The RNA shown here (Archaeal signal recognition particle RNA) has 275 nucleotides and comes from a Desulfurococcaceae archaeon. Rfam family: Archaeal signal recognition particle RNA. By type it is a non-coding RNA gene. The family is grouped with related families in Rfam's "SRP clan". Its family is annotated with signal recognition particle, plasma membrane targeting and SRP-dependent cotranslational protein targeting to membrane, signal sequence recognition in the Gene Ontology.
RNA sequence: GGCAGGGGCAGGCCCUGGUAUGCCAGGGCAGAUAACCGUACCGUGUAUAAGGCCAUACACCAUCCCUCACGUGCAGGCUAUGAACUCCGCCCCGUGGGGCUGGUGGAGACGGAGCCCUCUCUGUAAAGAGGGGGUAAACCGUCUUAGCCGGGGGAACCAGGCCAGGCCCGGGAGGGAGCAACCUAACCCUGGACACCAGCGUUCACGGGUCACCGGGGGAAGCCGCCGUGAGACGGCUCUGGUGUAUGGCCUUAUACACGGUGCGGGGCUCUGCC
Numbered sequence: 001g002g003c004a005g006g007g008g009c010a011g012g013c014c015c016u017g018g019u020a021u022g023c024c025a026g027g028g029c030a031g032a033u034a035a036c037c038g039u040a041c042c043g044u045g046u047a048u049a050a051g052g053c054c055a056u057a058c059a060c061c062a063u064c065c066c067u068c069a070c071g072u073g074c075a076g077g078c079u080a081u082g083a084a085c086u087c088c089g090c091c092c093c094g095u096g097g098g099g100c101u102g103g104u105g106g107a108g109a110c111g112g113a114g115c116c117c118u119c120u121c122u123g124u125a126a127a128g129a130g131g132g133g134g135u136a137a138a139c140c141g142u143c144u145u146a147g148c149c150g151g152g153g154g155a156a157c158c159a160g161g162c163c164a165g166g167c168c169c170g171g172g173a174g175g176g177a178g179c180a181a182c183c184u185a186a187c188c189c190u191g192g193a194c195a196c197c198a199g200c201g202u203u204c205a206c207g208g209g210u211c212a213c214c215g216g217g218g219g220a221a222g223c224c225g226c227c228g229u230g231a232g233a234c235g236g237c238u239c240u241g242g243u244g245u246a247u248g249g250c251c252u253u254a255u256a257c258a259c260g261g262u263g264c265g266g267g268g269c270u271c272u273g274c275c
Base pairs, nucleotide, nucleotide: 001275002274003273004272005271006270007269012029013028014027015026016025017024018023036266037265038264039263040262041261042260043259044258045257046256047255048254049253050252051251052250053249054248055247056246057245058244059243060242061241062240064236065235067233068232070230071229072228073227074225076224077223078222085218086217087216088215089214091209092208093207094206095205096204097203098202099200100199101198102197103196104195105194108143109142110141111140112139114135115134116133117132118131119130120129121128122127148192149191150190151189152188153187159184160183161182167176168175169174
C1' cells in the first nucleotide's frame, strides 16, 4: 500500500429512569466531515466526424431577365364617308442620256513663197540668175485636231505685206530703199460654237430602298391593340430562383479528451487476519 471482517466518531433521533425542567445517566438506531477512488448525470472548452442554416466568390442552369414571332381571352380604337390584301404614285439613293448654271481651253506636224547670212556667175550703174546655211506669229498649200467663226482695240521707227507723195541709181527704158495711209499678225477686250471639268429647287430611262403618312385604281369585311394567359425561339446573368465547388461564420448531434459541478457508493479514526 492492497484485500476481507469487526468496532468507533461531530451533531442528531428513539426508549427508559432521575431532575433544580436547564439538563444528567443507561440502552438502542442510523451516521456528517476534506484529500483521494469508482460510477452516473450535467455544464464549459478543445479536437474530429456528420447534418443544418447564413454570407461571399466562381461555374452551370432556369419556371428569372431581354428581344422576337405565334396562339388565345378581353376593355378600347378604326372601318360600307370602304377593313385586310393588291397595283401605282408621292419620298430617298445610285447609274446613264438631255437641260440649265459656272469654270477652264484654243493644239500639233510638214512643204513652199518671203526674210536674214554667205558663195559663184552675168550686166555700164541700179540690179539679175543660181548654190549653200539659217529663220518664221504673219502669205500659200497639205495632213491631223474639239482646238473653230465673228466684233472692237492694237506700238512715229524699233511687227509682216503693200507702198501715193518725196528720196536714191540711170540719157532713157527701168530698177532700188522706204514714211504715212491701208491690209494683216503678236497681244488685249468681247460674242458665239466646240471640248473638258464641276454643280443642280431641272427632266427622262433603268436599278435599288422605304412603302410610316398622304393621293389614285382594284377589292370586299374585317383590321389594330393596352393588359392577361399558353406554348416556343435567339441571347443574357442586372434582378429572382436552383444545382455544384471553395472559403468563412453560426447552430445541432455523436465520439474522444480536459476542467468544473451534482447524486450515489467506497474512503477516512481504530482493531484483527491474509497478501
Record summary
The gene name in the source record is ffs. Its mean pLDDT, the model's own confidence on a scale to 100, is 77.